[in-house]
Molecule: Glycine riboswitch aptamer
Organism: Boseongicola aestuarii
RNA sequence: UCAGACGCGACGGGAGAAUUCGGGAUUCGUCCCGGUGCCGAAGGAGCAACCGCCCCGGUAAACUCUCAGGCAAACAGGACCGCCGCGCCGAU
Repeated sequence: UCAGACGCGACGGGAGAAUUCGGGAUUCGUCCCGGUGCCGAAGGAGCAACCGCCCCGGUAAACUCUCAGGCAAACAGGACCGCCGCGCCGAU
RNA backbone atom coordinates (compact mmCIF):
# COMPACT_ATOMS: atom_id res chain seq x y z
C1' U A 1 0.00 0.00 0.00
C1' C A 2 -4.48 -3.41 -0.85
C1' A A 3 -6.99 -8.04 -4.88
C1' G A 4 -8.36 -11.43 -0.68
C1' A A 5 -9.88 -14.78 4.03
C1' C A 6 -11.85 -14.20 8.97
C1' G A 7 -14.06 -11.36 13.17
C1' C A 8 -16.81 -7.06 15.05
C1' G A 9 -19.84 -2.75 14.19
C1' A A 10 -23.17 0.87 11.17
C1' C A 11 -26.61 1.08 7.01
C1' G A 12 -29.84 -1.31 3.11
C1' G A 13 -32.27 -5.93 1.49
C1' G A 14 -33.99 -10.49 3.67
C1' A A 15 -38.31 -16.41 3.28
C1' G A 16 -41.58 -20.31 5.17
C1' A A 17 -45.59 -22.33 8.18
C1' A A 18 -52.58 -22.24 12.30
C1' U A 19 -56.49 -15.61 12.37
C1' U A 20 -56.23 -24.28 14.46
C1' C A 21 -58.84 -27.23 18.88
C1' G A 22 -60.01 -27.35 24.39
C1' G A 23 -59.78 -24.66 29.07
C1' G A 24 -58.89 -20.07 31.76
C1' A A 25 -58.27 -14.70 32.07
C1' U A 26 -59.52 -10.11 29.70
C1' U A 27 -59.08 -3.39 29.45
C1' C A 28 -62.48 -7.46 24.02
C1' G A 29 -56.99 -5.52 21.53
C1' U A 30 -55.37 -9.89 23.22
C1' C A 31 -52.82 -12.98 26.75
C1' C A 32 -51.79 -17.72 29.56
C1' C A 33 -51.92 -23.27 29.93
C1' G A 34 -52.55 -27.82 27.30
C1' G A 35 -53.43 -30.66 22.52
C1' U A 36 -53.12 -31.40 17.30
C1' G A 37 -51.18 -29.92 12.57
C1' C A 38 -47.20 -27.42 10.19
C1' C A 39 -42.34 -24.37 8.94
C1' G A 40 -36.70 -23.82 8.60
C1' A A 41 -33.03 -19.18 7.80
C1' A A 42 -31.13 -17.68 15.18
C1' G A 43 -28.81 -21.48 18.06
C1' G A 44 -28.15 -27.05 18.37
C1' A A 45 -27.54 -32.12 16.27
C1' G A 46 -26.36 -35.74 11.90
C1' C A 47 -23.12 -37.16 7.39
C1' A A 48 -20.84 -37.96 1.63
C1' A A 49 -16.25 -37.33 -0.53
C1' C A 50 -11.62 -36.78 1.77
C1' C A 51 -7.75 -37.38 5.74
C1' G A 52 -5.31 -40.20 9.54
C1' C A 53 -2.99 -47.93 7.17
C1' C A 54 -7.35 -50.90 9.70
C1' C A 55 -10.52 -50.59 14.25
C1' C A 56 -11.93 -46.20 15.34
C1' G A 57 -11.61 -41.07 14.94
C1' G A 58 -11.65 -36.01 12.44
C1' U A 59 -14.65 -33.31 8.98
C1' A A 60 -19.27 -28.94 5.02
C1' A A 61 -23.78 -26.73 3.61
C1' A A 62 -29.06 -23.04 2.30
C1' C A 63 -28.87 -31.01 2.63
C1' U A 64 -31.26 -33.96 6.79
C1' C A 65 -33.55 -33.78 11.98
C1' U A 66 -36.85 -30.36 14.37
C1' C A 67 -34.19 -30.38 20.63
C1' A A 68 -34.67 -25.14 20.77
C1' G A 69 -37.23 -21.37 17.89
C1' G A 70 -41.36 -19.98 14.88
C1' C A 71 -46.61 -20.34 12.17
C1' A A 72 -53.00 -13.62 10.10
C1' A A 73 -50.85 -8.65 9.18
C1' A A 74 -47.63 -5.18 11.54
C1' C A 75 -43.57 -5.09 15.02
C1' A A 76 -39.61 -8.07 16.51
C1' G A 77 -36.27 -11.93 15.24
C1' G A 78 -33.78 -13.73 11.09
C1' A A 79 -29.47 -17.53 7.98
C1' C A 80 -27.65 -15.11 4.03
C1' C A 81 -26.48 -10.94 0.44
C1' G A 82 -24.64 -5.83 -0.75
C1' C A 83 -21.84 -1.66 0.92
C1' C A 84 -18.80 1.14 4.47
C1' G A 85 -15.54 1.39 8.76
C1' C A 86 -12.27 -0.99 12.25
C1' G A 87 -9.33 -5.20 13.87
C1' C A 88 -6.52 -9.38 12.49
C1' C A 89 -4.24 -12.61 8.94
C1' G A 90 -2.05 -12.61 4.27
C1' A A 91 0.38 -10.46 -0.07
C1' U A 92 3.63 -6.77 -2.18